[in-house]
Context: one part of a larger RNA
Molecule: small-subunit ribosomal RNA, 3' major domain
Organism: uncultured bacterium
RNA sequence: UGACGGGGGCCCGCACAAGCGGCGGAGCAUGCGGAUUAAUUCGAUGCAACGCGAAGAACCUUACCAAGGCUUGACAUGCACUGGAAUCGCCUAGAGAUAGGUGCGCCCUUCGGGGCUGGUGUACAGGUGGUGCAUGGUUGUCGUCAGCUCGUGUCGUGAGAUGUUGGGUUAAGUCCCGCAACGAGCGCAACCCUCGUUCUAUGUUGCCAGCACGUGAUGGUGGGAACUCAUAGGAGACUGCCGGGGUCAACCCGGAGGAAGGUGGGGAUGACGUCAAAUCAUCAUGCCCUUUAUGUCUUGGGCUUCACGCAUGCUACAAUGGUCGGUACAGAGGGUGGCGAUGCCGUGAGGUGGAGCGAAUCCCUUAAAGCCGGUCUCAGUUCGGAUCGUAGUCUGCAACUCGACUACGUGAAGUCGGAGUCGCUAGUAAUCGCAGAUCAGCAACGCUGCGGUGAAUACGUUCCCGGGCCU
Numbered sequence: 001u002g003a004c005g006g007g008g009g010c011c012c013g014c015a016c017a018a019g020c021g022g023c024g025g026a027g028c029a030u031g032c033g034g035a036u037u038a039a040u041u042c043g044a045u046g047c048a049a050c051g052c053g054a055a056g057a058a059c060c061u062u063a064c065c066a067a068g069g070c071u072u073g074a075c076a077u078g079c080a081c082u083g084g085a086a087u088c089g090c091c092u093a094g095a096g097a098u099a100g101g102u103g104c105g106c107c108c109u110u111c112g113g114g115g116c117u118g119g120u121g122u123a124c125a126g127g128u129g130g131u132g133c134a135u136g137g138u139u140g141u142c143g144u145c146a147g148c149u150c151g152u153g154u155c156g157u158g159a160g161a162u163g164u165u166g167g168g169u170u171a172a173g174u175c176c177c178g179c180a181a182c183g184a185g186c187g188c189a190a191c192c193c194u195c196g197u198u199c200u201a202u203g204u205u206g207c208c209a210g211c212a213c214g215u216g217a218u219g220g221u222g223g224g225a226a227c228u229c230a231u232a233g234g235a236g237a238c239u240g241c242c243g244g245g246g247u248c249a250a251c252c253c254g255g256a257g258g259a260a261g262g263u264g265g266g267g268a269u270g271a272c273g274u275c276a277a278a279u280c281a282u283c284a285u286g287c288c289c290u291u292u293a294u295g296u297c298u299u300g301g302g303c304u305u306c307a308c309g310c311a312u313g314c315u316a317c318a319a320u321g322g323u324c325g326g327u328a329c330a331g332a333g334g335g336u337g338g339c340g341a342u343g344c345c346g347u348g349a350g351g352u353g354g355a356g357c358g359a360a361u362c363c364c365u366u367a368a369a370g371c372c373g374g375u376c377u378c379a380g381u382u383c384g385g386a387u388c389g390u391a392g393u394c395u396g397c398a399a400c401u402c403g404a405c406u407a408c409g410u411g412a413a414g415u416c417g418g419a420g421u422c423g424c425u426a427g428u429a430a431u432c433g434c435a436g437a438u439c440a441g442c443a444a445c446g447c448u449g450c451g452g453u454g455a456a457u458a459c460g461u462u463c464c465c466g467g468g469c470c471u
Base pairs, nucleotide, nucleotide: 007471008470009469010468011467012466013465015461016460019424020423021422022421023420026315027314028313029312030311031310032309033308034306035305042053043052064301065300066299067298068297069296070295073124077123078122079121080120081119082118083117084116088103089102090101091100092099093098106115107114108113126290127289129288130287131286135284136283137279138278139277140275142273147186148185149184150183151182152181153162154161155160166177167176168175192267193266194265195264197235198234199233200232201231202230203229207224208223211222212221213220238261241255242254243253244252245251304443317417321376322375323374324373325372326371327370333364334363335362338357339356343352344351345350383414388409389408390407391406392405393404394403430453431452432451433450434449435448436447
């Protein structure tokens, strides 16, 4: 000088408390450990690994294993020699890679050659092999915590101190006052995006108040430019105004006006640094290792195993519910090798068919909870849906290992969960559905968004956890 203390003082945070809902018990899904295996590829391991890399493992992916092949190589460039289009179709052998046969078959040219391409040889290629404790880049975490520093000056022999401490105040090293300090930088805040109010401009594919026409019905049509909305540009919030408190300060409390009030809500934005934190398997890269193999091609298998343990979810255990019928209201996205309407067939998954749409036009697209009626009457049930059998649908060369979905039958555990533990302070929790990326299909109950309905509680800071300042 820091760090630490079951030392002290001050302060903050869903940290506790006050509340609401879960997890821990059940079944299933997914990930991990362990065990197993020819292989169950590799990485991630307290918080900060474990629905993580993976925004999609049947083949491919794929890195693993078995078997069968290749060795200038699946891929790149140069040189030397040499041949010809490459490729594609068919036949034979084979699990295929591949091998053999056969057919169609080049362009430019100054005739030297060149373009494209096959072969042989040689330099070399290749490696998801090792080292993240050799590295770059990227990322997590403390933490969106309020801190971290510098120049000059001053003090100290010096390491260093001061400034940055003190009195107030703030979300904030935010601001004010004081002070051997005076200034400055990176952070804070603001500038950026979005939501909330309004004005102006422009009205198509969007809108329809007023005026007409028309329909079984519909902005359907003429028209309109008001409204909604869309796009662009402004205005608006600044403690600006009033009262009180405060040191005539910063600021705090209350009020007015206002769509919004004291940072209006949300996002993007992450200082100096810490953890030899993570990643050599995104990529790049030093060194080491490998070179008829640790490279590369193919077929099949594996990553999907299963006495067990853990993590994260989904579905439930029911009457604030299940089921049947009727009926209402979103937002945000996606679509041409795509989205696919009306119609017809099927109990259904789906099939058929193809209107329209590169989309404010057409389609995905009936939102669901809700509301109105009927039924069930507390039971392992008309709760719950695992498991299994049979029959199907779809994608795809191909659903055996190992896909999703449908119908009929089957109908397990489960009656609210021990110790313990997690999330959340408002359009939040809880609850309800919808869309998208990846994607042929899908193990998505995951993830990322979107809207609908919509609470309770916070006395307070003694205690638990983490953090900041002074000592």